[in-house]
A computed fold for a 344-nucleotide part of an RNA from a Minisyncoccota bacterium, annotated as large-subunit ribosomal RNA, domain IV.
Context: one part of a larger RNA
Formats: sequence, C1' cells, structure tokens
RNA sequence: CUCCAAGGAACUCGGCAAAAAAGCAGUCGUAACUUCGGAAUAAGACUCUCCUGAGAUCCGCAAGGAUCGAAGGACGCAGCUAAAGUAUCCCUGGCAACUGUUUAUCAAAAACACAGCUCCCUGCGAACUCGCAAGAGGAUGUAUAGGGGGUGACACCUGACCGAUGCCAGAAGGUCAAAUAUUGGCGGUGAUAUGUUCGCAAGAAUAUAUUGCUGACUGAUAUAAGCCCUGGUGAAUGUCGGCCGUAACUAUAACGGUCCUAAGGUAGCGAAAUUCCUUGUCUGGUAAGUUCAGACGCGCACGAAUGGUGUAAUGACUGGGGAACUGUCUCGGAGACCCGCUCG
Repeated sequence: CUCCAAGGAACUCGGCAAAAAAGCAGUCGUAACUUCGGAAUAAGACUCUCCUGAGAUCCGCAAGGAUCGAAGGACGCAGCUAAAGUAUCCCUGGCAACUGUUUAUCAAAAACACAGCUCCCUGCGAACUCGCAAGAGGAUGUAUAGGGGGUGACACCUGACCGAUGCCAGAAGGUCAAAUAUUGGCGGUGAUAUGUUCGCAAGAAUAUAUUGCUGACUGAUAUAAGCCCUGGUGAAUGUCGGCCGUAACUAUAACGGUCCUAAGGUAGCGAAAUUCCUUGUCUGGUAAGUUCAGACGCGCACGAAUGGUGUAAUGACUGGGGAACUGUCUCGGAGACCCGCUCG
C1' cells in the first nucleotide's frame, strides 16, 4: 500500500484512522427558522455515448448554416467511460455575533480583536506619550476632534445600596511643613552713667542700670495644599441577611412577629463551561443511557456592561443522536513493496 466471508462502531475517552457517498455538469425539486439577505449546491430524484429524427428558434434574398429537441432505436459490466482535480449528509444543545488575530518550535480556542454601547479626561502652547532639556508625536488635527477605562453585532433590558474605598465639589471650624517676616531666650560685642578693687596719676579689672548691633541654637506669632469635616457620584472599586410562628386532613405559607444592616438579589435564567450532596426527581431517546435533550427549583456557591436573557448566519471550537460507509472491531487472513538482523 492492495484485497477479504458473515456482521457493520459490537472498537474506542471519542468513528481516531480508514472507507464510502458526492464530484461547483444539465433538468426538476428543496423544510424548520430568519436580522427577509439567507438557511441552500439544503435535503432528495432523474439524466449524461451513438443512430434515426416529428418539430421549434435564429442567421441568410436564396442555397444553406447554427442551436434546441418529442418519439423510436443500437452497443457495452460500465457513456462527465482515461488522467488530473474535486463538499459526506441530517437532527439537536453549549460558547463566541460575524471576516479576522494568537502562544515562530507541545495550546488556534469559548482566549484577543471587532463594529456597536457607555463612562472619564481634554478649549488648543489641549489632554496624553517620549525626552535632563531644546524639541517631537498628538496634528499641519480642534469636542461629529484627540486620549484613557469597561463592555462587545442585533433584540428585550440593565434592579437596590454612597456605610467602606476611590473620584468630584465645598468651605465655617480643627490639625498641619520648610522657607520668609516679626518678636523673645541664651551667648557675643559696643556706648553712657554709678559703684567697688588696684594705682601717685593716666588708667586697668569687675559689678549694676540704661541703650545699640548681632552669628549659631532655641521659643512664639502669621501662612498653602492635604487630612478631619459637609455633600454628590455605580456602564466608579464594590456589596446585595437571620430567627420564630401562622390556612376547615396533611403539606406548604400569600400573612404576622422579631433582630441586624448602607441596602438585603429585582427582571431573567437555573443540577448550568457554575450543583458539593448527585448517577437529584420527572419526561424523552436505547433492549439496557454517570453522557444528552426538555422540565422542576431545595441556586453547597447564577444574576444584570466584572453585563443578564434570547438570537438568524458563521466556526479546522465543543457535547448528544441518526443515515450512509467501512478491517475501528468480532478476529483474523492473503498479497505487493521497503528497512534491520540472521543464514546462504
């Protein structure tokens, strides 16, 4: 690499691998759903060579030529007869809207990005970034612009809490830095006056008082932002309770009481990419289903732009089921070729 009785996924984590069908030809035909564009070559069916050829169309003045073609017939196992190239399909979930990007060399994805939405900053010598600076980018732009954060098409929506943290605003009071200014203390050094001691005198030393100047150190007063303080702010960081009782069987509790809190989880979804107990319970699918789909809700430990719930299309994503097909398997066998070793 080729082939295989019967079976046909019983293999296996899993149809991995292989096989098969189809072959972007013609004619017909084509569902749910849908953002009306799609889904879609959906699915599915038939045909394909050659001969005769009713008839039709077109060109042409005509002769004639080109194309289509009902019907009938011929041959073969086989008529897109070779070669090359070339979708398996259907049903149903999850996630991500999509095309795109990524771990060069174990990960291509549900991760990143994305259009859209939203918040914050920025009035131009902009904010922001690089640079010690000059300067440059932003931008030869000017808030329909530029930068930053979050979310991530679309549809319906996006609840409560400002107590903590952050941010914004405020200014009465409290607290508070180094300079600086003013004013003290200590020390230094002048002047004047009066004493005392020494001296014959000139004068020297020393004490007190008054009045100047002043280094270092040190005290006080005056002074900013900040913090304390007063408000605001959630598509800012975040947070979103407990116990007890109660209804004409039982069960349950619409209801009541009480404690705490800044406020106690709203809509929607829910054993979920989230559920420990758990293979929860019910329904479906199978002869049999820890997976799967639909429900239930007692959510250990969902929940609303750290977005919630849906959603057509898309996907080398991921789960479940089916058709077709097969050496994946029951369970092996035969053959071709190649490599290593051994023997010859």
Model confidence (mean pLDDT): 82 of 100.